[in-house]
């Protein structure tokens, strides 16, 4: 110097003016004003997993369903990450894999082609036979070779036969067992036996097999205040006993109804002759504060660990809105500035992204 | 915010347990009928099946991921 690979970080800088939003502090009877601090992101995004919080039952059986599927870690937890394996690719640094069963069933495999899964005989070989002796026809036998297809039931080689063929040998592969060696395991590897290969593909087709899941979501959900004007229409479902003069209540069974579960069991609550129970309709009320930002937080050093991650120790507090704040204008630099903006809160994943800068690696080419 | 469901011709829809050269009506053209339109009848054009990837021998159909439209919901 040119070509490439992986992996991290910045995401216009500085000044100054005026405006937003939140928090403290001072003024103010109160609206409010005055000063100070803070005030989007590597994806806030997509809602695609996974969890934390909240209510239903301290989420319980069972069936339906759904999701993941090489091994071992890490993690609060996963379908995320990490190391490994095995495959596939790149010339190499390296990149990429929905990577569990097709020998438990079923199902499909259109066209094409003689057959497409209990394997077939269209041309070709080959034997028999007919006769018009041909380049012909019948019957049969062959899966070496033609053709068709994505796929045609191992491969070379021989011996063998009419002619062929795992029919038979060898080597090579493949599939079973049964052993050693290496590993936590996935799996590698090396020994010895059996099977002539019976067992195409396809599960991102049904299924099977293992593991894992109860819904529903911050407008979840509590409080307070306001409203329920006690409008209108429907709606199931009783017996048994105890106390009491009685209104009225206690306890048991049974039915009926909610509990935003798919069904069903189970449990809880409420009901059962009447009601502010439950369903529809129609009207009020729809206004604060909580939830609401300390948190599986961040930054550093140290130790552990190939590593994801994880002890200790020290430091810091980093938006919290509710019609919604986080922005406009000026100068000055440059390489002229991308993708986009918080709404309960994290742990991933996936997707947009102008351009810049670090570190490590591979390969080519010069040169010392 | 959250929770779903959709995207095939210019327009309304067929089509899904994968096998097609992807259809139907209506619109457009273009002939015919009519003195001329309309209606009628014949024909012909028109689709990257929203994009992109993947499984598969083959994808509108399966599968992952983006864009885009739409509906509910104290």
């Nucleotide at each position: 110097g040119g070509a490439g690979u992986g992996a991290g970080c910045c995401a216009g800088a500085c000044g100054g003016u005026c405006g937003c939003g939140u928090c403290a502090g001072c003024c103010u009877u109160a609206c409010g004003g005055c000063u100070g601090a803070u005030g989007a992101g590597g994806a806030a995004a997509g809602u695609c997993c996974g969890a934390a919080c909240u209510c239903c039952a301290c989420a319980g059986g069972a069936c339906a369903g759904g999701a993941c599927g090489c091994c071992u870690c890490g993690u609060a937890a996963c379908g995320c990450g990490a190391g490994g394996g095995c495959g596939c690719u790149g010339a190499a640094a390296g990149g990429c894999g929905a990577c569990g069963g097709a020998a438990a069933g079923u199902g499909c495999c259109g066209c094409a082609g003689a057959a497409a899964a209990c394997a077939a005989a269209c041309c070709g070989c080959c034997a028999g036979u007919c006769u018009u002796u041909a380049u012909g026809g019948c019957u049969g036998g062959u899966a070496a070779g033609g053709g068709u297809g994505a796929a045609a039931a191992g491969g070379u080689g021989g011996g063998g036969u009419a002619a062929g063929a795992g029919c038979c040998c060898a080597c090579c592969g493949c599939u079973c067992c049964g052993g050693g060696a290496g590993g936590u395991a996935a799996c590698u590897u090396c020994c010895g036996g059996g099977g002539g290969c019976a067992u195409g593909g396809u599960a991102a087709a049904c299924c099977c097999c293992g593991u894992c899941c109860g819904g529903a979501g911050c407008g979840a959900g509590a409080c307070u205040a306001a409203a329920u004007a006690g409008g209108c229409g429907g709606g199931a479902a009783u017996c048994c006993u105890g106390a009491g003069u009685a209104a009225u209540u206690g306890g048991g069974a049974a039915c009926g109804g909610g509990c935003u579960g798919g069904u069903c069991c189970g449990g809880u609550c409420c009901g059962u002759u009447u009601g502010a129970c439950c369903c529809g309709c129609g009207g009020g009320u729809a206004a604060g504060u909580c939830g609401c930002u300390u948190g599986a937080g961040c930054u550093g050093a140290a130790g552990g660990g190939u590593g994801a991650c994880u002890u200790u120790c020290a430091g810091c507090c980093c938006a919290g809105a509710u019609a919604a704040a986080u922005g406009a204008c000026c100068g000055u630099c440059c390489c002229a500035g991308a993708c986009a903006g918080a709404a309960u809160u994290c742990g991933g994943c996936u997707u947009a992204c102008a351009g810049g800068c670090u570190c490590a690696c591979u390969c080519c080419g010069a040169u010392u | 915010g959250c929770g779903c469901c959709g995207g095939u011709a210019g327009c309304u829809c067929a089509g899904u347990a994968g096998g097609a050269u992807a259809g139907a009506g209506c619109a457009u053209c273009a002939g015919c009928c009519u003195u001329c339109u309309a209606a009628g009848c014949u024909g012909a054009g028109g689709g990257c099946c929203a994009c992109a990837g993947g499984u598969u021998c083959a994808a509108a159909u399966c599968c992952u991921g983006u864009c885009c439209g739409g509906c509910g919901u104290a």
Molecule: RNase P RNA; transfer RNA
Organism: FCB group bacterium